[in-house]
Molecule: glmS glucosamine-6-phosphate activated ribozyme aptamer
Organism: Halobacillus alkaliphilus
RNA sequence: AUUAAUUGAAAAGCGCCAGGACUGUGCGCUGAAGUAGCAGCACAGUUGACGAGGAGGAGGUUCAUCGAACGUUCGGCGGAUGCCUCCCAGUUGCCGCACUCAACUGGAAGUUCAAAGCUUAAACCAAAGAGGCGACUCUUUGCUCAAAUCCUUUGAACAAAGUGCUG
Numbered sequence: 001a002u003u004a005a006u007u008g009a010a011a012a013g014c015g016c017c018a019g020g021a022c023u024g025u026g027c028g029c030u031g032a033a034g035u036a037g038c039a040g041c042a043c044a045g046u047u048g049a050c051g052a053g054g055a056g057g058a059g060g061u062u063c064a065u066c067g068a069a070c071g072u073u074c075g076g077c078g079g080a081u082g083c084c085u086c087c088c089a090g091u092u093g094c095c096g097c098a099c100u101c102a103a104c105u106g107g108a109a110g111u112u113c114a115a116a117g118c119u120u121a122a123a124c125c126a127a128a129g130a131g132g133c134g135a136c137u138c139u140u141u142g143c144u145c146a147a148a149u150c151c152u153u154u155g156a157a158c159a160a161a162g163u164g165c166u167g
Base pairs, nucleotide, nucleotide: 014078015077016076017075019074020047021046022045023044024043025042026041027040028038029037030036050067051066052065056087057086058085059084060083061082088106089105090104091103092102093101096165097164098163099162100161110158111157112156113155114154115153116152117151125142126141127140128139129138130137131136
């Protein structure tokens, strides 16, 4: 140095970079020349999603919810709490148990609609500091502002099955 194997650690709005953009150095080109310029080449780098919300298990599937900001948050790859099917455990359908059926839940539980509440937003921006030749990165403080889901409360409409056993 290469190959193979094993082990460990870390992340899940998370990781990565063959394109793009940008930086440095060298070469090259333009130019009379330079410390000038350049859509070229090589090497080494930088950037590439800001938070809120989201997990019963297995398999499948892929542009998997919401807003903030906006100049590449472009483009792409992988993953993923989404979705579908099945399974498990449960809730409701008059009380108890079992089975079937319907809807639903995965600490919650029928569907739809309306109102209110809750959910520390973060980045951006400003200031200070740290690292890097540079692109740029990191830290602290200050400041303003979301939406959706979930949940809570209230209201309205609709839907609320059957068999067996026991009382």